[in-house]
RNA sequence: CUACAAUACCGGGUUAUCGCCUCCGGCAACGGGGGAGGAAAGUCCGGACAGCAAAGAGCAGCGCACUACCUAACGGGUAGGCGGCCCGGCAAUGGGCCGACAGACAGUGCCACAGAAAAUUACCGCCCUGAUUUAUCGGGGUAAGGGUGAAAAUGUAGUGUAAGAGACUACGGUAUGGAUUGGCAACAAUGGAUAGGGGUAAACCUUGCGUGCUGAAAUGCCAAAUAAACGAACGCCUGACGGCGGCUCGCCGGAUGUUCGUGGGUUGGCAGCUAGAGGUGUUGUGUGAGCAGCAUCCCAGAUAAAUGAUAGCCGCCCGGUCUUGACCGGGUACAGGAUCCGGCUUACAGGUAUUGUGGUUUU
RNA sequence: GGUCUUUUAGCUCAGUUGGUUAGAGCAGCUGACUCUUAAUCAGCGGGUCCAGGGUUCGAGUCCCUGAGGGACCA
Repeated sequence: CUACAAUACCGGGUUAUCGCCUCCGGCAACGGGGGAGGAAAGUCCGGACAGCAAAGAGCAGCGCACUACCUAACGGGUAGGCGGCCCGGCAAUGGGCCGACAGACAGUGCCACAGAAAAUUACCGCCCUGAUUUAUCGGGGUAAGGGUGAAAAUGUAGUGUAAGAGACUACGGUAUGGAUUGGCAACAAUGGAUAGGGGUAAACCUUGCGUGCUGAAAUGCCAAAUAAACGAACGCCUGACGGCGGCUCGCCGGAUGUUCGUGGGUUGGCAGCUAGAGGUGUUGUGUGAGCAGCAUCCCAGAUAAAUGAUAGCCGCCCGGUCUUGACCGGGUACAGGAUCCGGCUUACAGGUAUUGUGGUUUU
Repeated sequence: GGUCUUUUAGCUCAGUUGGUUAGAGCAGCUGACUCUUAAUCAGCGGGUCCAGGGUUCGAGUCCCUGAGGGACCA
């Protein structure tokens, strides 16, 4: 210098004309202010807010799962621990990335095919022994070696034995509970005790923690409208039915009552709705996510849905031409509010910065 | 705006507690029967199980993320 990957950020500017939504001023004409995003998206999580007994109890169900912290909250984030992979290094060890990372010693289930056996193993083999046609057949022991498989009953060495075996010993490694030291903790280190026990919980399950349900078409109000219509069923307080959602309880409402069907009417407006866990700058504090103080700013609110169109210039990228810095042509992404906010995930032309890897050139 | 559901052969659907090679009907192709066609009979081919990732020895099935389709709610 270049290519790729990861992370963070930017993701066009300006002028003119004509338009759209909204707010303010004005009798009006008109004038002035504001007008999409990093994802506004998917609706995958979490909250605010609202309604349903001032939302109640139990069971069931559902969600989460190393530790500490941040936060309104979270399945998010930060820091640390442990495990795995990669790179560099002789090594000690350093760096980067990833991890649904509680429990398989509570219990149940499952582990196809192959294999003797998939968890109370024995095909070949080894050893002892009986028969005996000396080739084999039978009984017993063993789990070292072979073979099968994704996975085969703690590894190595020795003792021991007919052959062998944690049967025993030493040194490792694994698991469990306890001790000391360090750490808030997860955990790590040290020495000692016990055990010999396959995997699977993104199988049931167990443990711990959390969790009521419905979502702005929630919800409240105004206006308009009419058929208090017809049919069926149940019920009228010993109460049908509803609030109520998987069940039970409990509470409340309940008689010109409730449910279902047919038929008729309306389908407009206001609030909710945008000043907020707000933005920008700065200071302090913390390893960090963040937190706190100060200053300053007000920045969409539409309802079938506004935020646009045309033309010129500039910027950036690509290609071509030559007079080498000009000209010509093309391109400039993903996408667009619908109650609001915090995350996650996904899409994204081009550009900037940092880190890593590969290649090339120079010293 | 919100809630739920579904995706397997050209079409419509099965696939049971993860297991060996994923099936059925219609459609298609070939052959038989027939003078020919239809019907019938026999046979054959056809699958990235929506996409990507994970758990597991092993995934259509279990889990996560995304894409497409459908239904409902004033």
Predicted 3D model of RNase P RNA and transfer RNA as a complex of 437 nucleotides.
It holds a member of the Rfam family "Bacterial RNase P class A". Rfam links the family to the GO terms tRNA processing, ribonuclease P activity and dimeric ribonuclease P complex.